[in-house]
About this RNA: A computed fold for a 269-nucleotide RNA from a bacterium, annotated as Bacterial large signal recognition particle RNA. The gene name in the source record is ffs. RNAcentral holds the sequence, with entries from ENA. Model confidence (mean pLDDT): 78 of 100.
RNA sequence: UCGUGCUACACGGGGAACCAGCGGUGCCCUAUACCGGAAAUCCGCUUUAUGCCGGGUGGAAUUCCAUGAUUGAGGUCUUCUACUCUGCCGUGUCUGACUAUUGUAAGUGAUGUCGAUCACCAGGUCCUUCGCGACAAGCAUCUAUGAACUCCGCUAGGUCCGGAAGGAAGCAACGGUAAAUAGACCCGCUUGGGUGCCGAAGGGUCACCUGAUGGGAGUUAACUGCAGUGGUUCCGGCGGUGGACGCGGAUCGAGAUUGAGGUGCACGG
Numbered sequence: 001u002c003g004u005g006c007u008a009c010a011c012g013g014g015g016a017a018c019c020a021g022c023g024g025u026g027c028c029c030u031a032u033a034c035c036g037g038a039a040a041u042c043c044g045c046u047u048u049a050u051g052c053c054g055g056g057u058g059g060a061a062u063u064c065c066a067u068g069a070u071u072g073a074g075g076u077c078u079u080c081u082a083c084u085c086u087g088c089c090g091u092g093u094c095u096g097a098c099u100a101u102u103g104u105a106a107g108u109g110a111u112g113u114c115g116a117u118c119a120c121c122a123g124g125u126c127c128u129u130c131g132c133g134a135c136a137a138g139c140a141u142c143u144a145u146g147a148a149c150u151c152c153g154c155u156a157g158g159u160c161c162g163g164a165a166g167g168a169a170g171c172a173a174c175g176g177u178a179a180a181u182a183g184a185c186c187c188g189c190u191u192g193g194g195u196g197c198c199g200a201a202g203g204g205u206c207a208c209c210u211g212a213u214g215g216g217a218g219u220u221a222a223c224u225g226c227a228g229u230g231g232u233u234c235c236g237g238c239g240g241u242g243g244a245c246g247c248g249g250a251u252c253g254a255g256a257u258u259g260a261g262g263u264g265c266a267c268g269g
Stems, first nucleotide, its partner, number of pairs: 001269006009058003012030004020046005034055004064262002067259005074252005080246001084244008094236001096233009106224003109220003118214002121211005126203006132196002135192005141184005151176003159168003
């Protein structure tokens, strides 16, 4: 130096969390970096950590090991928070919308010379008493049915007494009646009230309605407007308080580029 065969080693790594600590399964990032098995109320280790078990491939070098430099996905912690987005709380005298009520009378409407507001007079609505009526219920009255016997009258047949004449009780049928039932209710009585364009007398006069008289032009407040006092509520504004994006700091850090290093065994030529 070449060839052959082996071995170390490699066949992913990192972050947070968990843990006394380390590694793994699980989560996340990067990457494509062998197959199978168990693993979170967990699996394997123990003072420095080659994850454990069973297989496979590559294999001492561009591929293994460590280091320097330049970069660097991403994660964790933390200060601050411009712009933007977003959540919560407060404010109803910051704004808007809706609404209640009081007043006004500018507009609309209604009404008014077929006579407004107002004044006065007279009535009514109101109250009390006495009546009358309607309605409802009940009673009475009338009609019909209605007692085999335990209601009345009459009593065929038959029964009993009697020698007879006669007499007695008496079923059915018939008539009437009681309780009861069903109707009628023109008339009568009692009671009642959310009863009446009702009557009489008395009382009352704030209000409302009607009519006459006087008088001579407005009255009303339904709607819109305006003013006052309230109520409810959406968005916006303002204030406060969080989150996201973001800037800075710290820390860990895969990967990439680059520089120069380290590292076996056996046999044979």